Predicted 3D model of a 542-nucleotide part of an RNA (large-subunit ribosomal RNA, domain I) from an Erysipelotrichaceae bacterium. It matches the Rfam family "Bacterial large subunit ribosomal RNA". Gene Ontology terms of the family: ribosome and structural constituent of ribosome. RNAcentral holds the full RNA, with entries from ENA. Model confidence (mean pLDDT): 84 of 100.
Context: one part of a larger RNA
RNA sequence: GGCGUGCGGGGAAUGCCUUGGCACUAUAAGACGAUGAAGGACGCGACUACCUGCGAAAAGCUUUGGGGAGCUGGAAGUAAGCAAUGAACCAGAGAUAUCCGAAUGGGGGAACCCGGCACAAGUAAUGUUGUGUCAUCCACUAGUGAAUACAUAGCUAGUGAGAAGGAAACCCAGGGAACUGAAACAUCUAAGUACCUGGAGGAAAAGAAAGAAAAUCGAUUCCCUAAGUAGCGGCGAGCGAAAAGGGAGGAGCCCAAACCAACCUUAGGGUUGGGGUUAUAGGACUGCGAGGUACAAAGCUGAGGAUAGUAGAAUUAUUUUGGGAAAAUAAGCCAAAGAGGGUGAAAGCCCCGUAUACGAAAUCUGAGGUGGAGUUAGCAGUAUCCUGAGUACGACGAGACACGAGAAAUCUUGUCGGAAUUAUCGGAGACCACUCCGAAAGGCUAAAUACUAUAUAGUGACCGAUAGUGAACCAGUACCGUGAGGGAAAGGUGAAAAGAACCCCGAGAGGGGAGUGAAAGAGAACCUGAAACCGCAUGCCU
Repeated sequence: GGCGUGCGGGGAAUGCCUUGGCACUAUAAGACGAUGAAGGACGCGACUACCUGCGAAAAGCUUUGGGGAGCUGGAAGUAAGCAAUGAACCAGAGAUAUCCGAAUGGGGGAACCCGGCACAAGUAAUGUUGUGUCAUCCACUAGUGAAUACAUAGCUAGUGAGAAGGAAACCCAGGGAACUGAAACAUCUAAGUACCUGGAGGAAAAGAAAGAAAAUCGAUUCCCUAAGUAGCGGCGAGCGAAAAGGGAGGAGCCCAAACCAACCUUAGGGUUGGGGUUAUAGGACUGCGAGGUACAAAGCUGAGGAUAGUAGAAUUAUUUUGGGAAAAUAAGCCAAAGAGGGUGAAAGCCCCGUAUACGAAAUCUGAGGUGGAGUUAGCAGUAUCCUGAGUACGACGAGACACGAGAAAUCUUGUCGGAAUUAUCGGAGACCACUCCGAAAGGCUAAAUACUAUAUAGUGACCGAUAGUGAACCAGUACCGUGAGGGAAAGGUGAAAAGAACCCCGAGAGGGGAGUGAAAGAGAACCUGAAACCGCAUGCCU
C1' cells in the first nucleotide's frame, strides 16, 4: 500500500407519518364601491420584534340570542385583573372606523404638503385646534343672462344611495398577430386563436319566421345523432355544415302608422292621451253585438331554508405481555349509532362524534296564499286610408356564412345609383317560369346552456416533503434585477418536557458522571439513519 473483517465518524437516501396541496360532486353565491370599495400605510397590548385581530371608542365598544366555568389570541413567562349580578367563546344587528387609495377642496415623488367657507373651543388679540363642507360629468328644477329685440348659448344655485373604481372564470362587441402546418413557400393553415380595448349579467348572447322545406313543421338555446356525411380546398395541407330524427326546456308579447281628442305651433308639424299590432292578411273606418273569459304588478301574509346550537345507546376483569392496552384471553352489552378522528400499540360500548330527534331574540331568503293596479274578446261590410325609405334592390370594393369568386344564392356594408305599397313585397343556392312558404327595413322576453375567485358539506384504484400549489414551515417571503420581472431553500425529540438539578474537565464550545425516560445509540445539529467519503483496530498478501 492492497483485499477483507469489526467498530466508529460523516452524510442524508429509504421506510413510516401529515398540519398542506390536487381533482371532482352537491348546494349556495357570483357579493363590493362617493353612507368612500378592492388593496395598503401607520398605529392599538402592563411588558410586544413578527403574525393574527382591531382603529385615537384601536387583540376592542353596545345590544339581542346561544353558551356554562373558566378567561385575558399564536405564545411560554411575570405582573395586574375579569367571571354564576353569567366572563371567555359562537351567531344576528349596531357604534367607532387615523392616513393613502376611484380619491373627489388645491397640490403631490401614495400613505405627505397647503387651503376657502360655516359653526364651535381657546387667546387681550393674532397664531392654533375641532366638527361639517367645498372635484368632474350627467339628469332634473329654479334663478340669472351676451353678441342680438324676443330668445338662446353661457353662468349660478338646489336636488340625486346617478356615474366613476374593483372583481377568478364565464358572455357580447370593436380591433387583431406570429411561431407553426403545408415536410421549402406566397393563396391556405395556425385563427378570428393569443393579445389589446369597451360593455354587461348572475348568467350573457339569441329569440316569436320577409323561416325551414317539398310535406309537412311552427320562436330561441343546449345535448345526442345526422357525420367526418354533403361540400369547401395551391381539390394540397387541411377546413367542414344543415335539415330531418331523439332528448332537455318550453311563453309569449309590446311599439310606429292610419283614425279621434286636448294642448302647442315657425302652420311643415310637434307633445300627451285613446286606438292598434297582422298573413287563410290585419287594422283604421261604417254598422251590429257583448259586458264576459283568462292572465296578472305592488302591497299584505308566510310553510320551509340560511346564519349560533341542544339531546344523543352500550364493558368489565386483583387475567397475560408491556413504559403504556385499545392487543391476547374470558365473560358481557348497544346498534335508526360497526362514518371518521383522538386517547401512552390495534377501542361500536373511554373522549369528540355518528344514526336519529330537536332549536332562533335578530337579519336574510322564500314555495304557497291573499290581493287586485292593469292587460285581454265577437259578427258583418270593403269605397277610402295605414302597415317601419335613402330602406329593399343593383353596380363596384370588401367581410361573414363549412362555402378560398366560384354556376354563388343568403347575410353585413365603404362608394355610386335607387324601388314597390296588398292587383304589393321577400324567399325556396346563378337565372326564368310555375308552385309553395313567408311579411324586412322598430323593440322586449323566463327556462333548458357556460364558468368558479368564494362559502358549506362531502368524495378520491390523486400526491405524501426533489412528490403535491411556487409556497405543509410567518412565501410571492428571503434573495436577484434600474425596471418590467424572476424567485428559492426550509416538515418529524418524546406518550408526556419529565428539555438533563447537582458534580467534574474546559475561556467557551463541547464532553464525562449523576438524574428523567420504555428508549438519550430519542438530548433539542433531536424518528428511521442506506451509499459515496474519512478514520481506528485487526487477519492475509506484497